Predicted 3D model of a 1534-nucleotide RNA (small-subunit ribosomal RNA) from a metagenome.
[in-house]
């Protein structure tokens, strides 16, 4: 960076797809190891457990176990003493009480439970970004300053008692503490008032000042020496630290209130709005404010409103960039917390683990009531394509709380799970060829896997195993010392140093070390082309593949499998979804004649954009500086972990806002002037411009009258129609309606549709011209307004022609049609509607610039004139043709499609569809506006080169025409069909298959059937082996092959050796398939004259030119001319045979002449001889060379002369590039496939000759130009030894018998018609000869199936052939007959040749065929046997329309109204205050009721959307269905 796909090709438009990157990913396969990340995106569905917010005893009262002090009952008890009963008794033990210590659960109080954590449902909006503002505010802990911190009171949980309830949970009494609660005092300050003085932004704000007014608090831990007090323990008092309260600032975090930015849908738009917009004047707020109430005013929004979707953002992804697309994780900000509603407490909350109501759900229940709320961290269920552990630890890091130690943290830091990413290793290394086996292939020789492996040698990185083993911990505290602050102070108490002991979840983990041993570690997709990688088998349009084109019907590099190759790699592919490639929405960077795509045409509002100059400002613009743009990402430099991912530290960047301070050229603005732009004014002009009113001729058609007589009209040819009741045709009147011949013109005019006789009224514009005025007044224009051909609508005339429907005749298979007779709406006028068109220049509209040439209309000037008559010049209109440039081409080209400005409209692939729905006009008919589903790879413009056209225009050709003679009709013959059959082998199928293959079917041939055999075979070659078995010969069975039996080869003394033959293995055979796998060979357009190429030149290219054009020719033949010059195959010529002379050669050919011989002569014979004829070698001859016209001084044509032959003299050979998948595997060859005791191979028969029947090609004939009969002449090819056969003789002959002669210019085979004469005389015959009977012959093993041939005899159709069709232009048709190859014979009447007789006829190129060449149009390109449309039918698929029906959402009205906050009331209740001596009394308050609001629910009743529905609509699709044939050629009616 680009590819592939539209066509035959080509260039463009324009789509669809592919190659990149990326991802919270999912599925298929596979899957060693660490490291850093990630990981419920779907049901914001529902949860079982457990854990996720606590803490402070140094606020406060009680206090359980445990200690400890003191008292003690009561037991025990050394010792004393004793009257032996006891008595005392240190001392233990201790209930119990009391002080104290301890701190469990609880409670009161403080502070946190608003943070941390989740998650995105909802929300399109000041939510969010982002810059502002708050002079309109609050802010707890936390900083600092300033002051203070003072004297009281009453309660109340906890307790403890009594009750109620199953629980949850309460309710009465009774007593207690506080940093809890409440008064009073102080008032440094603050409020509030006033006053002054400053500043500002309107409201306002700041200092400062008053004798005014209202306003505060709490302790709690420590330490101390004197003095006071106090039993004591302390306590005043000093002093530190944490607290308390007032202000004052600050930091922080919040509230709010503005610019400016944030998705899609006008098919939400004469829309939204009632606290709605404002204001006034009470409430309410921490504050502004309709935030709220009331009154008063009618405001306010407008892409509102509505309706879908969506948490916003830093970033991320992806891109060159600009954008486009996302918003997981990190990080900021918002909303949520089962659904809804609400307050309450607090420095914040309308509160995730707080309360209260109403709702679903779930759960406990004694049934009476009750309790919950994982969108935390784990985990379950469910649903999904799909997403982890009910794990360890607070060691670090932070928070909350403490004075601290600490405590609590599912934040957090670890750890596990998952290849879900990235990113790193690893799976060995080196040597090693007989290039092993073994797969694959495969020309069978080999090649490839492949140095690959085996096998030697070496390392050891993961992994096992052993052993060692961190960093992450430094700090707080304690305890000793030192210093510092404060202090009265060496105390304490802050702050710092030093020392000492200790704190780790992870983890015995990372990492070190040794061991040991290639050992335990590689898939996974692809291979037609895009896009690297190719073979073989299997499959046969099946199976399957496929992202896009597309493979697959028997040789599939596209399926399915193997072997080999590529590519990435622990991972490979797949789907999916995003941006690229898409300059395929086009800002950066597109279009609109014909491809999609100018609005029908103006006028015009809002908008957009706009002339010359001065001067201001200074919106935009720019430039510097400041603030801002959070980190973290991206980029960069360094560093840190072994490297990298990965982190750290700085930089740089965040393209933006904002402020300020400057520039003023452009742009905006304001203020002034200007005239070139635009206008007015004037002057004569042109004009089918528009409306109104009259009026005139021609025609048509009627009507009336006259003439006049059988038709008219129509058509391709007719009919229907008219007409004898008098038509057409002709005069004469007269009605009536519509339209203007001639002029008349790519000529006017008009915006556009449009507009044509004439004359008036009205009116619009426009062109010149020459002055003057106005000053930018322009330009363009979404909406809007008016206009707007034809048809059509309404309602009223009006109607002559014409003429939709409609009726008849034609035509046609059909003819709802072209043609034709008729005709009704309509055309016309007035009035109102409609609003479309190929409304087209397919080319918006204005303005500026950019070489020309030539008409034409207007007007002016100039020259010149009798003359606007001509000439030259300008302006404005309109058309041709062209440069430059433009374009995919064609073409445009001063009237642009060039070059540029402004504005305005439209376009984005094809069909679905300009159609449904929805709106909105309209009487209506439809007009506007305008989808989607689903479908297709294409749709489409130019042009090119073909082919084709019932397109053109030139030329040929036995093409037609003009002859002649066939065929088509009968007999026969032969071939094919088609039917039989065991077989009737196979091939050939329009021309170009059918007397073809087949130049010979009785056997054979033979490939077909029937039947008998045979298996290395009927044939080849090879290799073992046997080799006396065997060829041969006899017999026998047999139809025959063929079996069976007997003797039984060669050389060699022998041993042995050959050779048949046998056995066995390799292979042999196949006329089995495929000509659509081939090779070669043919046939056909066509012996038609055409097919190319090189180099140049032209086009963007396919291509073109040459090869076209004028003339010519048989010819692309030749001349000429030309951006073409050449040149090849092809035509021609060169070969071969004819025609004519000449030489050379004379034997087997001739015989003029000579001579001889016979004969009476015609004539034989024979010697000479090469003149002739011949024969076959060489040569010559023709070449338009010559002459004379005609053409272009030309090629060349026409006539001539000469000639034996004249314009390629006739014939032959010879067949361009190419077409028909044309033919042929069955002539041979071959590639594949198939059959191997048969699809081979031998033999006998049989059949390929089989007959109801069509067709082809031929014979014969019908007859008199004929037949028979007789006599008579003349020929050329050619053939001959298994052969040709002569005279003779025999037979009526086919033939026999014989055999001279000849390996052949030597000898054999050889004519007929014709000529001559007789007969027949027109008959189914003396024409015809089929068909039968007989009897021969010939060949051959052998004529039955199934052979020619001859004799007699029999005598069939048949009397010249429908439609149609076939051959031939001169020695040709025609007619004659001879020859021959195949071959024993022979179907041959066929195939090739040869002679012999020998004709008519072509004016001519309209027409049929069939060809060349130009050229034109095409929608064909498999090319007209083509494309190709519509209906029906039948299946499939989406959708629209419907009586309904069923959800969602939601709008309005109405009712019910829970908590609750606010308002009234509170007669019942009350501890703090106040008065008071009490009682009370007041103030303040609370339960209770109210009332407005209000959430769920409720009823009515719209609205939107979704689903569904008998049935209908029409669309799309589909290998082969019906009907017709409408488009594309003049497509046959353009």
């Nucleotide at each position: 960076a680009g590819a592939g796909u539209u066509u035959g090709a080509u260039c463009c438009u324009g789509g669809c797809u592919c190659a990149g990157a990326a991802c919270g990913a999912a599925c298929g396969c596979u899957g060693g190891c660490g490291g850093c990340g990630u990981g419920g995106a779907u049901u914001a569905g529902g949860c079982a457990u457990g854990c996720a917010a606590g803490u402070c005893g140094g606020a406060c009262g009680a206090u359980a176990a445990u200690c400890u002090g003191c008292a003690a009952a009561a037991u025990c008890a050394a010792g004393u003493c004793u009257u032996c009963g006891g008595a005392u008794g240190a001392g233990a033990u201790a209930a119990u009480g009391u002080a104290g210590a301890g701190g469990a659960c609880a409670g009161u109080g403080g502070c946190g439970g608003a943070a941390g954590g989740g998650u995105g449902a909802g929300u399109a909006a000041c939510a969010c970004a982002u810059g502002g503002g708050u002079a309109a505010u609050c802010u707890g802990c936390c900083u600092u300053u300033a002051a203070g911190u003072u004297g009281g009171g009453a309660a109340u949980a906890g307790c403890c008692u009594c009750u109620c309830g199953a629980a949850a949970g309460g309710g009465g009494g009774g007593a207690u503490a506080a940093u809890a609660c409440c008064g009073a005092a102080u008032g440094u300050g603050g409020u509030c008032g006033c006053g002054u003085c400053a500043g500002g932004c309107a409201u306002c704000u700041g200092a400062c000042g008053c004798u005014g007014u209202c306003u505060a608090a709490a302790g709690a831990c420590g330490g101390g020496g004197a003095u006071c007090c106090g039993u004591a323990a302390g306590g005043a008092c000093c002093u530190g630290u944490c607290g308390c309260u007032u202000a004052a600032a600050g930091a922080u975090g919040a509230g709010c209130c503005c610019g400016u930015g944030u998705c899609c849908c006008a098919u939400c738009a004469u829309g939204c709005u009632a606290g709605u917009u404002g204001g006034u004047a009470g409430g309410g707020u921490a504050a502004c404010g309709g935030c709220u109430u009331a009154c008063c005013a009618a405001g306010g929004c407008u892409a509102a409103c509505g309706g879908g979707u969506a948490g916003c953002u830093g970033g991320u992804c992806u891109g060159a960039g600009a954008g486009g697309a996302u918003g997981g994780u990190c990080g900021g900000c918002c909303a949520c917390a089962c659904u809804g509603g609400g307050a309450c407490u607090g420095a914040g909350a309308u509160a995730c683990u707080g309360c209260c109501c109403a709702g679903a759900c779930u759960c406990c229940u004694a049934c009476g009531g009750g309790a919950g709320g994982c969108u935390g961290c784990a985990g379950u269920c469910g649903a999904g394509g799909a997403u982890c552990a009910u794990u360890c630890g607070c060691a670090a890091u932070g928070c909350g709380c403490g004075a601290a130690a600490g405590c609590g943290u599912g934040a957090c830091g670890a750890u596990g799970c998952g290849a879900c990413g990235c990113c790193g290793c690893g799976u060995g290394c080196a040597g090693g060829a007989u290039g092993a086996c073994g797969g694959c292939c495969u020309u069978c020789g080999g090649g490839u896997u492949g140095u690959a492996a085996a096998c030697u040698g070496c390392u050891g990185u993961c992994g096992u195993g052993a052993g060692g083993g961190a960093a992450c911990a430094a700090g707080g505290g304690a305890u000793a010392g030192g210093a510092u602050g404060u202090u009265a102070a060496u105390a304490a108490c802050u702050u710092c140093c030093u020392a000492u002991a200790g704190u780790g979840a992870u983890a015995g983990u990372a990492c070190c070390u040794c061991a040991g041993g290639a050992g335990g570690a590689a898939g996974a997709c692809a291979c037609g082309g895009c896009a690297a990688a190719c073979u073989c088998u299997g499959u046969g349009c099946c199976a399957g593949c496929a992202g896009c084109c597309g493979c697959g019907g028997u040789a599939a590099u596209a399926c399915a499998g193997a072997g080999g190759u590529g590519u990435c790699a622990a991972g490979c592919g797949u789907u999916g979804u995003u941006c690229g490639g898409a300059u395929u929405u086009a800002c950066u960077g597109g279009g609109c004649g014909u491809a999609a795509a100018g609005g029908g045409u103006g006028c015009g509002u809002a908008g957009g954009c706009g002339g010359u100059u001065a001067g201001g400002u200074g919106u935009g613009u720019u430039a510097a500086g400041c603030g801002u743009g959070a980190a973290a990402u991206c980029u960069u430099a360094u560093c840190g972990g072994u490297u990298a991912u990965c982190g750290a530290u700085g930089a740089a960047a965040c393209u933006g806002c904002g402020c300020u301070u400057g520039a003023a050229a452009c742009u905006g603005c304001c203020u002034g002037a200007c005239u070139a732009g635009a206008g007015u004014a004037c002057a004569g002009a042109a004009g089918g411009g528009g409306a109104g009113a009259g009026u005139a001729g021609a025609a048509u058609u009627c009507u009336u009258g006259g003439u006049g007589u059988a038709g008219c009209a129509g058509u391709g040819a007719a009919a229907u129609g008219c007409g004898u009741a008098g038509a057409u045709a002709u005069c004469a009147a007269g009605a009536g309606g519509a339209a203007c011949a001639c002029c008349g013109g790519u000529g006017g005019c008009g915006a556009a549709g449009g507009c044509g006789a004439c004359u008036c009224u009205c009116u619009g514009g426009u062109a010149u011209g020459a002055u003057a005025c106005u000053g930018a007044c322009g330009c363009u224009g979404a909406g809007g307004c008016a206009c707007g051909a034809a048809a059509g609508c309404u309602g009223g005339g009006g109607g002559a022609g014409c003429a939709a429907a409609c009726a008849g005749g034609a035509u046609u298979a059909g003819a709802u049609a072209c043609c034709c007779u008729g005709g009704u709406a309509g055309u016309c006028c007035c009035a109102g509607c409609c609003c479309u068109a190929a409304a087209c220049g397919u080319u918006g509209u204005a303005c500026a610039c950019u070489u020309g040439a030539u008409g034409u209309a207007g007007u002016c000037a100039g020259g010149u004139u009798u003359g606007u008559c001509c000439c030259u010049g300008a302006c404005u209109g309109u058309g041709u043709c062209g440069g430059a440039g433009c374009u995919a081409a064609c073409g445009c080209g001063u009237u642009a499609a060039g070059u540029g400005u402004a504005c305005c409209g439209c376009c984005u692939g094809g069909g679905g569809a300009g159609u449904a729905c929805g709106g909105u006009c309209g009487c209506a008919a439809g007009g506007c506006u305008a989808a989607a589903a689903c479908u297709c790879a294409a749709a489409g413009g130019a042009a090119u080169u073909g082919a084709c056209g019932g397109g053109g225009g030139c030329c040929c050709g036995c093409a037609c025409a003009a002859g002649c003679g066939g065929u088509g009709g009968a007999g026969c013959a032969u071939g094919u069909g088609g039917c039989u059959u065991a077989a009737u082998u196979c091939g050939a199928u329009g021309c170009a298959a059918c007397g073809c293959g087949a130049a010979g079917a009785a056997c054979c041939u033979u490939a077909c059937c029937a039947g008998g055999g045979c298996u290395u075979g009927a044939c080849a070659u090879g290799c073992a082996g046997a080799g006396u078995u065997c060829a041969a010969g006899c017999a026998u069975c047999g139809a025959a092959a063929g079996g069976u039996g007997c003797u039984g080869g060669c050389c060699g003394u022998a041993a042995g050796g050959c050779g048949a033959u046998c056995u066995g293995c390799a292979c042999a055979g196949g006329u089995g398939c495929u000509g659509c796998a081939u090779g070669g060979c043919u046939g056909u357009c066509g012996u038609c004259a055409g097919c190319u190429c090189g180099u140049g030149c032209c086009g963007u290219g396919a291509g073109g030119u040459g090869u076209u054009g004028g003339g010519u020719u048989a010819a692309g033949u030749c001349c000429c001319g030309c951006a073409a010059c050449g040149a090849g195959c092809g035509c021609a010529a060169c070969c071969c045979c004819u025609a004519u002379g000449a030489u050379u050669a004379g034997u087997u050919g001739c015989u003029a002449c000579u001579u001889u011989a016979c004969g009476c002569a015609a004539g034989u014979a024979a010697a000479g001889g090469c003149a002739c004829u011949c024969u076959a070698g060489u040569c010559a001859g023709a070449c338009u060379g010559c002459c004379u016209g005609u053409g272009a001084c030309a090629a060349a044509c026409a006539g001539g002369a000469g000639g034996a032959a004249g314009g390629u003299g006739g014939g032959g050979a010879u067949g361009a590039c190419g077409u028909c998948a044309a033919g042929u595997c069955a002539g041979u060859a071959u590639g594949g496939u198939c059959c191997u005791u048969a699809u081979g191979u031998c033999c006998u028969g049989g059949g390929c000759u089989g007959c109801a029947c069509a067709c082809g090609u031929g014979c014969u004939a019908c007859a008199a130009u004929g037949g028979a009969c007789a006599g008579u002449a003349c020929a050329g090819u050619a053939g001959g030894a298994u052969g040709c056969a002569a005279g003779a003789c025999c037979g009526c002959g086919a033939g026999g018998u014989g055999g001279a002669g000849c390996c052949a210019a030597u000898c054999c085979u050889c004519a007929a018609a014709a000529c001559u004469g007789u007969c027949c005389u027109c008959a189914g015959u003396u024409c015809a000869g089929a068909u039968u009977g007989a009897a021969g012959u010939c060949u051959g093993c052998a004529a039955c199936u199934c052979g020619a041939c001859u004799u007699c005899a029999u005598g069939a159709a048949g009397c010249c052939g429908g439609a149609a069709u076939c051959g031939c232009u001169a020695g040709u048709a025609a007619a004659g007959g001879c020859g021959u190859a195949u071959c024993a014979g022979c179907u041959a009447c066929g195939g090739c040749g040869c002679c012999u007789u020998g004709a008519a006829u072509a004016c001519g190129u309209u027409c049929u065929c069939g060809g060349g060449c130009c050229u034109u149009g095409u929608a064909c390109g498999c090319a007209c046997c083509g494309c190709c449309c519509g209906u029906c039918a039948c299946a499939u698929c989406a959708u629209g329309a419907a009586a309904g029906c069923c959800g969602a959402c939601u709008g309005c009205a109405c009712c019910c109204g829970a908590a609750g906050u606010c308002g009234c009331u509170g007669g019942u209740c009350u501890g703090a205050c106040u008065u008071g001596a009490a009682a009370a009394a007041g103030a303040a308050g609370a339960a209770g009721g109210u009332g407005c609001c209000g959430a769920a629910g409720g009823u009515g009743u719209g609205g939107u959307u979704g689903g569904u529905a008998a049935u209908u609509g029409g669309g799309a699709u589909g290998a082969a269905g019906u009907c017709g044939u409408a488009a594309c050629a003049a497509g046959g009616u353009a």